RNA sequence: AGGUCCGUAGCUCAAGUGGCUAGAGCACCGGACUCCAAAUCCGGCGGUUGCGGGUUCGAGUCCUGCCGGACCUGCCA
Repeated sequence: AGGUCCGUAGCUCAAGUGGCUAGAGCACCGGACUCCAAAUCCGGCGGUUGCGGGUUCGAGUCCUGCCGGACCUGCCA
């Protein structure tokens, strides 16, 4: 340099074929229980879906340019 794949909550991951308000577990916060704590149970908080642009009535999903990561191939020294 070229190619393939990936980027969604603090972390790990969902979200037929574009369609109703983007969810789950863990973590965190509050409460119940307990002498206290852990475990367990209940509730809550948490999102620029990497960034910009485009297509569309409608985009996490499709197209495009960047940014970052993983892998593969190659070039120079």